Background:
Predicted 3D model of a 380-nucleotide RNA (Bacterial RNase P class A) from an Alphaproteobacteria bacterium. Its mean pLDDT, the model's own confidence on a scale to 100, is 75. It matches the Rfam family "Bacterial RNase P class A". Gene Ontology terms of the family: ribonuclease P activity, dimeric ribonuclease P complex and tRNA processing.
RNA sequence: CCAGAUGGUCGGAUGGCCGCUGGUUCGCUUUGCCUUCGGGCGGGCGGACGAGAGGAAAGUCCGGGCUCCACGGAAACACGGUGCCGGGUAACGCCCGGCGAAGGUGACUUCAGGGACAGUGCCACAGAAAGCAAACCGCCUGCCUUUUGCAGGUAAGGGUGAAAGGGUGCGGUAAGAGCGCACCGCUGCUCUGGUAACAGGGCAGGCACGGUAAACCCCACCGGGAGCAAGACCAAAUAGGGAUGGCAUUGGGCCCGUUUCCGGGCUGCCAUCCGGGUCGGUCGCGCGAGGCGGCUGGCAACAGUCGUCCUAGAGGAAUGGUCAUCCGAAGGGGCCUUCGGGCCCUGGGACAGAACCCGGCUUACAGACCAUCUGGCUAU
Numbered sequence: 001c002c003a004g005a006u007g008g009u010c011g012g013a014u015g016g017c018c019g020c021u022g023g024u025u026c027g028c029u030u031u032g033c034c035u036u037c038g039g040g041c042g043g044g045c046g047g048a049c050g051a052g053a054g055g056a057a058a059g060u061c062c063g064g065g066c067u068c069c070a071c072g073g074a075a076a077c078a079c080g081g082u083g084c085c086g087g088g089u090a091a092c093g094c095c096c097g098g099c100g101a102a103g104g105u106g107a108c109u110u111c112a113g114g115g116a117c118a119g120u121g122c123c124a125c126a127g128a129a130a131g132c133a134a135a136c137c138g139c140c141u142g143c144c145u146u147u148u149g150c151a152g153g154u155a156a157g158g159g160u161g162a163a164a165g166g167g168u169g170c171g172g173u174a175a176g177a178g179c180g181c182a183c184c185g186c187u188g189c190u191c192u193g194g195u196a197a198c199a200g201g202g203c204a205g206g207c208a209c210g211g212u213a214a215a216c217c218c219c220a221c222c223g224g225g226a227g228c229a230a231g232a233c234c235a236a237a238u239a240g241g242g243a244u245g246g247c248a249u250u251g252g253g254c255c256c257g258u259u260u261c262c263g264g265g266c267u268g269c270c271a272u273c274c275g276g277g278u279c280g281g282u283c284g285c286g287c288g289a290g291g292c293g294g295c296u297g298g299c300a301a302c303a304g305u306c307g308u309c310c311u312a313g314a315g316g317a318a319u320g321g322u323c324a325u326c327c328g329a330a331g332g333g334g335c336c337u338u339c340g341g342g343c344c345c346u347g348g349g350a351c352a353g354a355a356c357c358c359g360g361c362u363u364a365c366a367g368a369c370c371a372u373c374u375g376g377c378u379a380u
């Protein structure tokens, strides 16, 4: 210098003018409420001061706080989830450190990574044969021998397939075969190291037991339900309900199928008060598993301790607009060049917007920067 790997930081800056949201405070005002009549609370208008989106505010996938509902305790069953080992955490399916497998020259990356001798199921197509293995071609032996035939042996070779019943080599054999042997693998027993996953070694056994559990299933562990439109409080008009008092109860209206008579049932008006719900208002709602910095312990995630800071709370949703100066990659154009590049002009500002809160994961993202490490080239 080129190409990469991992982790992290930022994600336009400054100022002027005009606005918006909510807070504190001052002044003016007031058909509301309370009052001990002094005033207080609330509302309206205006001024001042200080504050006002994110690393993901997103998807709403996982775990919690908080709220209401259900529930006597324990266990079992069902259903759902998680799944190598150890640690962290309020908790997690998250994070950290290891192990194993796979990929990469490497830094490093990826893994839905328990169990297939508890049982059941499945293994399409192709292929002779797909699970108590299996002779299509080939090879070997015998017979008939004219042959492309017949019988038997053979899993070494070919072919099919995701997968063909250990691998390589030597011996052996008619040809072959763990048939025998060596090494590797596998199984069983055992020793050593490690908290463990696991790793390494010894002895024995010719080797049987294919794959599939994001198929049923088995094992271990975890799990009540709904969600801030949770929930709590205050509380109009109108309609309807109840209580008390007054008036009316001759009568009117409706019903008993219709008409007349007789009989029965239902129904009222006014005033005061009470309670429930709706419109509306208030709280929940911003001091919290909080941010930043130092020190200590730990490989780390993280924990402890000390100091310091207070930092949006709307209710269909404010956090904006404009002007000036500066910064800004790719791309386009021009000039210069030691061919690496340099200068000037143009161009150009990512993804995206809090709505109860917190910890994670995932997804989106113009551009800039930092640290550590790997491979290659060159020079000393």
Base pairs, nucleotide, nucleotide: 001376002375003374004373005372006371007370008369009368010367012326013325014324015323016322017321018320020052021051023049024048025047026046027045028044029043030042032041033040034039054351058362059361061360062359063358064357065356066227067226068225069224079223080222081221082220083219084098085097086096087095088094099113100111101110102109103108114218115217119216120215121212122211123210136158137157138154139153140152141151142150143149166184167183168182169181170180171179185207186205187204188203189202190201191200192199193198231283232282233281234280241274242273243272244271245270246269247268252267253266254265255264256263290309291308292307293306294305295304296303297302327349331346332345333344334343335342336341